[in-house]
Record summary:
Predicted 3D model of an 85-nucleotide RNA (c-di-GMP-I riboswitch aptamer) from Vallitalea pronyensis. Taxonomically the source falls in Vallitalea (Bacteria, Bacillota, Lachnospirales, Vallitaleaceae). The RNAcentral record of the sequence draws on Rfam. Its Rfam family is "c-di-GMP-I riboswitch aptamer". Its family is annotated with cyclic-di-GMP binding in the Gene Ontology. Its mean pLDDT, the model's own confidence on a scale to 100, is 83.
RNA sequence: UCAAAAUUAGGGCAAACUUGCUGAAAAGUAAGGACGCAAAGCUAUGGGUCUAAAGGGUCUAACCUAUGAUUGCCAGGUUGCGAAA
Repeated sequence: UCAAAAUUAGGGCAAACUUGCUGAAAAGUAAGGACGCAAAGCUAUGGGUCUAAAGGGUCUAACCUAUGAUUGCCAGGUUGCGAAA
């Protein structure tokens, strides 16, 4: 590299959507619900993306900006589960 065969147990998490609550919003959280996921466990450390209350700006607007959010956007760090070959 090619071909063939085999691929298990206990299980775990929970997208969209609906409802309640929180929030200016993005979004989060609880319940229901499963699109999927071998880290779709944790962490906001780097990048990306989303929002713009306050602040700046404008003739009121437009617009700019995270201190906000996103780990199921990509990585880093860290902790687990399994393994026939």